A computed fold for a 1517-nucleotide RNA from Potamolinea sp., annotated as small-subunit ribosomal RNA. Rfam family: Bacterial small subunit ribosomal RNA. Gene Ontology terms of the family: ribosome and structural constituent of ribosome.
RNA sequence: ACAAUGGAGAGUUUGAUCCUGGCUCAGAAUGAACGCUGGCGGCAGGCCUAACACAUGCAAGUCGAGCGGUAAGCGGGGCUUCCUGGCGAGCGAGCGGCGAACGGGUGAGUAAUACAUCGGAAUCUGCCCAGUAGUGGGGGAUAACCUGGCGAAACUCGGCUAAUACCGCAUACGACCUACGGGUGAAAGCGGGGGACCGCAAGGCCUCGCGCUAUUGGAUGAGCCGAUGUCGGAUUAGCUAGUUGGUGGGGUAAAGGCCUCACCAAGGCGACGAUCCGUAGCUGGUCUGAGAGGAUGAUCAGCCACACUGGGACUGAGACACGGCCCAGACUCCUACGGGAGGCAGCAGUGGGGAAUAUUGGACAAUGGGCGCAAGCCUGAUCCAGCCAUGCCGCGUGAGUGAAGAAGGCCUUCGGGUUGUAAACUGCUUUUGUAGGGAAGAAAAGCUGCGGUAAUACUGCGGAUUGACGGUACCUAAGAAUAAGCACCGGCUAACUCCGUGCCAGCAGCCGCGGUAAUACGGAGGGUGCAAGCGUUGUUCGGAAUUACUGGGCGUAAAGCGCGCGUAGGCGGUUUGUAAGUCAGAUGUGAAAUCCCCGGGCUCAACCUGGGAACUGCAUUCGAUACUGCAGACUAGAGUACGGUAGAGGGAGGUGGAAUUCCGGUGUAGCGGUGAAAUGCGUAGAUAUCGGAGGAACACCAGUGGCGAAGGCGGCUCACUGGCCGAUACUGACGCUGAGGCGCGAAAGCGUGGGGAGCAAACAGGAUUAGAUACCCUGGUAGUCCACGCCGUAAACGAUGUCAACUAGCCGUUGGGAGGCUUGCUUUCGGUGGCGCAGCUAACGCAUUAAGUUGACCGCCUGGGGAGUACGGCCGCAAGGUUAAAACUCAAAGGAAUUGACGGGGGCCCGCACAAGCGGUGGAGCAUGUGGUUUAAUUCGAUGCAACGCGAAGAACCUUACCUGGUCUUGACAUGCUCGGAACUUGCAGAGAUGCGGUGGUGCCUUCGGGAACCGGAGACAGGUGCUGCAUGGCUGUCGUCAGCUCGUGUCGUGAGAUGUUGGGUUAAGUCCCGCAACGAGCGCAACCCUUGUCCUUAGUUGCCAGCAGUAAGGUGGGAACUCUAGGGAGACUGCCGGUGACAAACCGGAGGAAGGUGGGGAUGACGUCAAGUCAUCAUGGCCCUUAUGGCCAGGGCUACACACGUGCUACAAUGGUCGGUACAGAGGGCUGCCAACCCGCGAGGGGGAGCCAAUCCCAAAAAGCCGAUCGUAGUCCGGAUCGGAGUCUGCAACUCGACUCCAUGAAGUCGGAAUCGCUAGUAAUCGCGGAUCAGCAUGCCGCGGUGAAUACGUUCCCGGGCCUUGUACACACCGCCCGUCACACCAUGGGAGUGGGUUGCACCAGAAGUAGGUAGCCUAACCGCAAGGAGGGCGCUUACCACGGAGUGGUUCGUGACUGGGGUGAAGUCGUAACAAGGUAGCCGUAGGGGAACCUGCGGCUGGAUCACCUCCUUU
Repeated sequence: ACAAUGGAGAGUUUGAUCCUGGCUCAGAAUGAACGCUGGCGGCAGGCCUAACACAUGCAAGUCGAGCGGUAAGCGGGGCUUCCUGGCGAGCGAGCGGCGAACGGGUGAGUAAUACAUCGGAAUCUGCCCAGUAGUGGGGGAUAACCUGGCGAAACUCGGCUAAUACCGCAUACGACCUACGGGUGAAAGCGGGGGACCGCAAGGCCUCGCGCUAUUGGAUGAGCCGAUGUCGGAUUAGCUAGUUGGUGGGGUAAAGGCCUCACCAAGGCGACGAUCCGUAGCUGGUCUGAGAGGAUGAUCAGCCACACUGGGACUGAGACACGGCCCAGACUCCUACGGGAGGCAGCAGUGGGGAAUAUUGGACAAUGGGCGCAAGCCUGAUCCAGCCAUGCCGCGUGAGUGAAGAAGGCCUUCGGGUUGUAAACUGCUUUUGUAGGGAAGAAAAGCUGCGGUAAUACUGCGGAUUGACGGUACCUAAGAAUAAGCACCGGCUAACUCCGUGCCAGCAGCCGCGGUAAUACGGAGGGUGCAAGCGUUGUUCGGAAUUACUGGGCGUAAAGCGCGCGUAGGCGGUUUGUAAGUCAGAUGUGAAAUCCCCGGGCUCAACCUGGGAACUGCAUUCGAUACUGCAGACUAGAGUACGGUAGAGGGAGGUGGAAUUCCGGUGUAGCGGUGAAAUGCGUAGAUAUCGGAGGAACACCAGUGGCGAAGGCGGCUCACUGGCCGAUACUGACGCUGAGGCGCGAAAGCGUGGGGAGCAAACAGGAUUAGAUACCCUGGUAGUCCACGCCGUAAACGAUGUCAACUAGCCGUUGGGAGGCUUGCUUUCGGUGGCGCAGCUAACGCAUUAAGUUGACCGCCUGGGGAGUACGGCCGCAAGGUUAAAACUCAAAGGAAUUGACGGGGGCCCGCACAAGCGGUGGAGCAUGUGGUUUAAUUCGAUGCAACGCGAAGAACCUUACCUGGUCUUGACAUGCUCGGAACUUGCAGAGAUGCGGUGGUGCCUUCGGGAACCGGAGACAGGUGCUGCAUGGCUGUCGUCAGCUCGUGUCGUGAGAUGUUGGGUUAAGUCCCGCAACGAGCGCAACCCUUGUCCUUAGUUGCCAGCAGUAAGGUGGGAACUCUAGGGAGACUGCCGGUGACAAACCGGAGGAAGGUGGGGAUGACGUCAAGUCAUCAUGGCCCUUAUGGCCAGGGCUACACACGUGCUACAAUGGUCGGUACAGAGGGCUGCCAACCCGCGAGGGGGAGCCAAUCCCAAAAAGCCGAUCGUAGUCCGGAUCGGAGUCUGCAACUCGACUCCAUGAAGUCGGAAUCGCUAGUAAUCGCGGAUCAGCAUGCCGCGGUGAAUACGUUCCCGGGCCUUGUACACACCGCCCGUCACACCAUGGGAGUGGGUUGCACCAGAAGUAGGUAGCCUAACCGCAAGGAGGGCGCUUACCACGGAGUGGUUCGUGACUGGGGUGAAGUCGUAACAAGGUAGCCGUAGGGGAACCUGCGGCUGGAUCACCUCCUUU
């Protein structure tokens, strides 16, 4: 000098958006566990559960320098079977001393006798240090031991003996007691050495060391007291009798009701949470976090508590003692049954519990502890090793080169891509492993040598010796050799493909995947992440500003008490002093370790270590005075006195008119009620009208007017009473808020007593309805009213707590005051409304009456449901109110706004939508299609409108896809390869496909290489009308020829989005005009196209023929006028006039014109909707079949038939049928064709053959019509089905199964129920003609012309559509959403006769061991006494206290319980339809009654009600 440094979000509610709000994820950590895998080392860590029970071993001993002893050995003497004394290393057991109260373990108990921090005074302290004074002299016992006794054992009885064991005596510096006179109380020796002196010796004596006694001080350790801090529950609110204090005595080392006793007082604690219940060892720290915080208390360190459970003391300096004692209890063990023994929460280890946690290891070498003079002994403390990836850290499993981009795998668009420089190949390195060598940790003490000394005391120097770990760390050599897994790959979240599976199997942290193309399941390839680990699970913090101190909210999302008064508390105007809070400095403390910074040591790191900083705290002290407190003053807040107006303010009394009802009179036949009715009332006199009685409520005035704190208050009048406004005087902060508390508090309801006209829950009847416990109607009781007393709740709402200050305005209204230029204006104070700026808000909105900017105080919220419920408490007569959870369950629930859609919401408009008309369908017969049924098959598809005369513009075979039978397997068809040969013709068998043969035949092109076609062969492959239209392309239908659908830029909005596109007009039209924060543009509309209607022009055959010629005939000459044909043009544009309109757009009328306002018709179909239709037109992904689901053939079927429906045809007749005659089209078609004339046939048709490749010929007769005739209203001369017979035509073939003709037959049907369809003009209706398909087959379809109407007042209603607006709980979009009972299954929970545990209060019984007190009995060494005896002691007995135990009565808590209550959840149960739209009776709140259920009804309230009208106010043009 440094120690600064620190903050990320994402997914999920919706069609989309913003907000609120929960759930979930990404991070870090762990004493962890589990799954898969596993090379090495270092450093750490390792029963979190049963304070469950423990086999075995070890964990506390030591001292012979305290003592009696014992004794290996040595030496001596006598003497040899041995005895005696001496020295003596050592030592089992014992006496004695010290230690065993440390060290080690555990966290059961404990919410304060604990712990942390800071203080304090009334204490003790062995060993240690320092000081002072001593260490004299006696005595009596007792273990060991011994002869023995008893006992299974534990143990016990008798006898001998020693001490640093025990007890007196002496002494007493200091100590203790004291009545200040005095009194009391100690000790122990042991070892080494010796110069001088004494002694025979022992030794004395001296000296050194270790001890001992008394005492002082220190150090250390311990005890005690105080302050502050230390979890949750109030659904625990009162607790306390030694309790609180005092005096006195005793106890303790020590203060104190700490304990005990006597007396006195009645205190003490508690909302700042006492008491009780639950949980828990506390701290330094640890984890997380930006921090503040939150969680935690393993390892290490400090303190506490405990030692099988409970109680107790003894010894001691220290214990009420983990490896001591006594008692009680439970358990285990031994036993000879008499009795005994034990305590791993010490280290290992065992069983058990559990998801889960290690070796019955080595050593005292080091550090430390005990004992000892010491050597030393002991030490599961400790140091090491073993096991475990449990964690942190480090290292390795190689690195360089290497493209033919090898092989293999996987994918593929078949080209390739990827694995991938990856491998192989080649050169290099050597950690781990293998082999060889090999430390530091050791220095003291002791021993020994030397020096000093009297000294073997003490001390200095030198030397040798001492290592569990361990042959470990480390060093060297050869050699790529010995070493990679796990999870993930839909989003969050880095990383994608194939196969399998088919709402199955499974996945999932949240959202969610899986129902045949799964990046989400399982496998594979590839990839991503981390790596000797990786994932999963659990737990904690974070993210979460999701409890908000830092740092949130309460109009509508959860959230303002219904309103006031007021206690405690919180907060408080101006000024002076003080210095308690506050701020700043200093000092002490905040243990060490940890964290942080700078260094150092292990090769680095983890780890270890030195120094510093920090420990944000507490205490003491010196200062500062802005703010707060405290004390004093002041008047601007607040209040009192005085004056005054308005008012449904309050309680009490009196009084008035209208109306209803009842009673009476008059009077006569209905009244009443509804959508329509009925019940009901009325001839026993109603309704109507007149008079009286009674109760309740007060029309008009009346008003976003007034008053009140809120609830609320309305005729008039009288007195009482609360608030309000103004100016002056006074008080002097007296104020604001307000937990508890107290009071008021709509309606309904309750109690007692009145009253009762009307209304009206319940109830009854009538209707409605599928039902109608409702809505509607007729009645009607509680109640509504009064008095007194309860209840205490409402959408008690402004969904907005009270008070104060500040912040643009404008316009109303109400009550006062002031001023003028006095009847209207200015200004001020208070109230009540509308609009609006800044600002705020998620938005809506609020906006001086704030939801703005601030301050003070209170209340409340923290996802939805369960639930404002259960239990408990309090209140209530009851109904019930208030306070108020949990289990369980979901990933949402919600607010505001947006776009749509919808409404039995509103406005405007259109359409053959209705209406006005005409004709049909539905009834009959037939045709045709469909459903259904049948069948071997009746192939398949289309299914509301928008399937059903549809695909099919034509099923006898074929078609044909179906069925039966037969038959083929490179195939009927395509492309390569290959062989030869042509193909072709023909016979037989067969139902045919096909099979077996025969004769003839050698073709075509050629650049001579070969090629095309055909027959044959093999393997690739063909083939599939098999599936999926919900994998698709293409095409189509439909809304709808409806007028809409969008974009760019700009603007507005946080955003979804809006604007434009809305508005005023107008149109067929988003057509046009005007206006406008819009300006423009695109796809649609319209126009351009075709056709038709008029004219002109050009052209004139096959068409035409006016005039001319001429005919039987436009057949011909001729004509080019007309018709017509087909090219080109003209024409119509609201262009012109008048009116209306904003002078616009446009509309109405008119003129002219062939045509008039898009002239008629067609083609043309925006963005999109319906997973609409089609895999069977075609194409196509995927899947499936491959001697068959492919191919061929014959026959059958698609044509069936109790029935139902759709679309048609023909009819039912006279506007007709039949017969005869007669007239007029258009548009088409024709060579495998149309087919004329003519002949035959009744006819279908046959024969015949002219013409025509078509304005030339043919089909071809048009029909209705017109002119006549007949029929005469009938099942007919209507109608033609059906059936019999005979034929024609097509075709290989008309049986199943064609069409037509002729003769005969002659059904139903007499105009059609409910219902329903088409059409607005050349249309409907009616009449015929043609064409496609086609050999043949048309009532269908597509076209064509002929004849040719009626009606439209109008937009109320039905249907569909467009625009604007409104509500919405819908968004799969009303065919939506959704509520409740009932039934079933499962889950958790409440009640419950009881029952079983835990814990605890009170009052009792009982009383082991022990201590204290007492003491009749017994015993007794030291002291006293000559003795007797005494003092003292012991045993025993007893009293007090007390553990276990017993029994009674309560509290509390947990489990269980027949039955029972509601609740939650659950793809397809039942009944209804309550809510969302005016949800079809607007909904909701409180309350009461009723009902299967949602609910219904009464009373009062709210708007969080749509629509319409009125009033008032405001804004824009």